Context: one part of a larger RNA
Formats: sequence, C1' cells, structure tokens
RNA sequence: CAUAUAAUGGAUGCCUUGGUUUUGAGAGGCGAUGAAGGACGUGUUAAACUGCGAUAAGUUGCGUGUAUUUGAAAUUAAUAAAAAGUUAAUACGCAAAUUUCCGAAUGGGGUAACCUAUUAUAUUUUGUAGAAUAUAAUAUUAUUUUUAAUUUAAAAUUAAAAAUAAAGCGAACCUGAUGAACUGAAACAUCUUAGUAAUCAGAGGAAAAUAAAACAAAUUAGUGAUUUUGUAAGUAGUGGCGAGCGAAAGCAAAAUAGUCUAAACUAUAUAUGUAAACGCGUAUAUAGGGUUAUAGGGAUUAUUAAUAAAUUUUAUUAAUUAUAUAUUAGAAAUAUUUGGAAAGAUAUACCAUAGAUGGUGAUAGUCCAGUAAAUUAAAUAUAAUUAAUAAAAGAAAUAAUUACCUAAGUAAAACGAGACACGGGAAAUCUUGUUUGAAUUUGCCAGGACCAUCUGGUAAGACUAAAUACUACUCAAAAACCGAUAGUGAACUAGUACCGUGAGGGAAAGGUGAAAAGUACUUCUGGAAGAAGAGUGAAAUAGUCCCUGAAAUUAUAUGCAG
Repeated sequence: CAUAUAAUGGAUGCCUUGGUUUUGAGAGGCGAUGAAGGACGUGUUAAACUGCGAUAAGUUGCGUGUAUUUGAAAUUAAUAAAAAGUUAAUACGCAAAUUUCCGAAUGGGGUAACCUAUUAUAUUUUGUAGAAUAUAAUAUUAUUUUUAAUUUAAAAUUAAAAAUAAAGCGAACCUGAUGAACUGAAACAUCUUAGUAAUCAGAGGAAAAUAAAACAAAUUAGUGAUUUUGUAAGUAGUGGCGAGCGAAAGCAAAAUAGUCUAAACUAUAUAUGUAAACGCGUAUAUAGGGUUAUAGGGAUUAUUAAUAAAUUUUAUUAAUUAUAUAUUAGAAAUAUUUGGAAAGAUAUACCAUAGAUGGUGAUAGUCCAGUAAAUUAAAUAUAAUUAAUAAAAGAAAUAAUUACCUAAGUAAAACGAGACACGGGAAAUCUUGUUUGAAUUUGCCAGGACCAUCUGGUAAGACUAAAUACUACUCAAAAACCGAUAGUGAACUAGUACCGUGAGGGAAAGGUGAAAAGUACUUCUGGAAGAAGAGUGAAAUAGUCCCUGAAAUUAUAUGCAG
C1' cells in the first nucleotide's frame, strides 16, 4: 500500500410528536368579590412536570354519555397494595363552593412569600391580673354626605365616621408630551437620519378625525363632513437648488349620518341692593326658548293652523329564532395467493351529497377513528326579531316692523419659534412664548404677498357609527414552508441545566420492535463488568449506548514493497 473481517464514529436516507407563514371566524381585556406572576404545600408510596389549595391530581349541582376507572411519560418497585363503578363511576360541557402565604398588597414594619399590633365579638383557660384560639374591621388619594372642634357668624381649616371611585398587570395597534445619535451628504456646519429610536402620560376594541369662517373656478362653471385605497406623481414644488425631501385639487373606489349647546327673550327659586310697601335692578342655579348664510333667531303687530299622532332613539322585562360552549347517528368486500404480518398481487362484487385525513404487523372508498349531508342544550354567553312598560325627541307657518342676539384679551398685528411637501422665501394657511389689540350683518373670514372686483363661507363651544390599524389569546383550515447543525433559543424535566455580584447571557439532548414477546435457565469470571450457550422475534450485526450506519481514525489476518 492492497484485500478481508471487526472496532470506533454518527454523516446520509427515511420518519415526525415540534416549529414557520398565511387565511377565515371569534375575542379584544384581567384586577380591592384581591389580578398578572410567584412561594410553600397537596398523592398509599412521589424528586421534577401537570392539576389543585388545609374541602388541596380534588368538593357540589345540572346536562351529555357508557364500561371501565384511581393525570402522561419514566423509576426505586409494578402483573404492587388498597379501593371505586350499571343505585351510572372515570370522562366531556355549563354553573357553583373552597381557594394557605407573597404580590397594586392596602392595620404597622420588612432583607417578597416573614415579623408584629389595635378594636369588636365569640369560645377555652386561670385564684386574680391575665393568657390562648377563631372571626371581622383597621392603608392612601379624590368626590359626596354627616358629626364635632376652632369662630359673633359665614367661609375656611382640623379631627372622626359613612358611601362611591381610583390604583396594578397586559403582545401589537392608537393619541398626546419630551426627544437623540451613529449614518447620508463620499469631509462638514444648514440639511439628512427623524419627529425615527428611546422615555413619560392616557384611552379603546379600535383610536384619531368629522358636519365648512371647506375646495374650486375666474368674473353666472362646479363639488358638498371625516376616514381609507388606487390614480394624479416621483408630477407641481422645495433644496449648501447639494445629498435629498416631496404634495394637493381632480378622477375612480370602499363606507356613508347627521346632531346638540352658548346668546337674545321668558319663568321660577335663592342671595343681595334700593329707608319701608308695590315694584325695579344685580348675581347664581334650574327650566323653557333657540342654533344659521338665498343669513337665521328673538321681540312687537297682524293673519292662518294646531292642541297630538305617525315615526325615531334609549333602557328594562319577557318570548322566539340563530350561533358558540358537551353530543348523536352515519353507506359499502369477500375469496385465493406470497409473506412474520395483507391494506400488495389475482378473481369477482358493492357504496358514494361520504375516493378529506389519520390509524391498523407492507400501499385499505367498503377493518377502525372519521368524512359528506343531517342532528342535540338542563345551564351560560352573544346577536337579531317581536311584544309590553318607562323616558326622551317628534311640537307650527306666513307677512310687516324693529335692530335685541349670533361664542373677546378672541380675530388680527409686531417680535421670536414651530407645523404645513414648502429650509424666511413673493410666503398665504395653521399653532403660540412676549407686547399690543378689532369689527358686530351696511359685519367678518378665505380664494398662496398685497389691493379692487367677483366667488365661496360664517371662526373664536361640544358630540358622532361605518369604511381603516393591530393580534398576547380561542376555534377551524391551508402551504411549489422546515424536517432534528434545519424549523422557534426550546420536537426531550427549555428560558431548563450552566455562566455572571448584577443588568443579562444561555446550551446540548428525537427514532428497539408489529407487539416487551426487554433474553427464563446453564457455564466462564473476583464479578451487580463482560462474554459463551440457550430462549424470544421475520430479523438480535433490532439487546434498551438499541432504524439506516458514510468518512476521518484504530485493531487483527493475509499478500506485496522498502
């Protein structure tokens, strides 16, 4: 070096209990009635997982359902022991009970799962003082109410009591506040990254926005709340006119929904001013009234109509229906043959609103679980419809006159900033820190400086479903997704073992066989190692380090070469 046989090793192939992504529904919160998350317990025996809580792998009721059961896997030690069950267990679903200690943690304290107290009640105990046990209450803040004290009184304050609420946790989505840098510009300073990351506050199942002081047009056009999508468009613009940033109208679509206050005026109540009375005024509260652009409303006068119904909304109760949370039943094949085993092969049949899928000793429409089409609810939840009851809205019109009202430290301006695609620019529009500060329908604002005309609108109050965003969680499905160095970090006692003072970091580890039938018994041996027989099995070179069993590497034997 070659060949052969073994050893080692765990690649490869096959497999899948677990992952990944997506779709359609549901649900979108839990918590002082003590959460999320834990500590400690709990079993006949019990270390970890799961379940549960001193009623502790469980207790009760109701329903479904039928023959076994005492959680799954492993182990000392299992074919153990002791029990339960057709008087219906175990199991599944609904509703209850119990639910130690810590934790917002809330009687006080504290190094979380511990220590310790006051008051009231009850029980036990002691000769008495007293002690022990059990139960309940006792935190803070806000609002409301009551009582007491202080005070001439009121207000206010303090103290006490009661009621109601809050707090804390949670994946993303949402709104608001604060707000970077690396980076890009091939350096860097305006700019960019970016109003991003991060931090804080707050809400909901969505949030936000929303009913024109809007767009548009150009001098009689037209549209008609908001939101989202496509397009307009990488256009108009903006920009150390660098890097870059980057609209809107319009058109098309999804979905559509509109409303309520303030004020004028009126009434009532309370307080108060006016020497008293009648009255008048002021302030506050409540009720009526009223709500807009071709302005409208109020008041006064005149005329007409009406005296309350259709209808709409909300809440409660009841009934019905549907859905969800347990179910029920569910068609149709045999023989021969090979084999360890038939679902394979051969032959002849059958069912199909079911030839989805999985399992069964190899590949099964007709063996099993199921599948199609049907079917069930004592109880709980959700939705819709109907009915009843209650509440609210619905509830004037025309003409003339009048000039009372129509949101003020507001609009707007100056200075300084920010937001708008728009970097101060010709810079409108929006927000506002400082200083000023209008008008009142013959009014005011906008149409991208500004002015005139024209057109559109009516600010300085509020509410509003749907179309939109997201998925910690539940159910049902899917995949030209992975197949154990892959796929989640995790297919296994995985956020475990282990590392770190800590924040935090963070693994490895799947496969006997159809069935344990998991090798009785004998022998060798120091033997609880290991081996040889024997036995099981289709197979033991399938022997628990167990499917297949590559390579590196090692041993032995034989041959050849040096």
The prediction has a mean pLDDT of 82.
Large-subunit ribosomal RNA, domain I from Candidatus Shikimatogenerans bostrichidophilus, 562 nucleotides, folded computationally.
The sequence was found in a public genome assembly.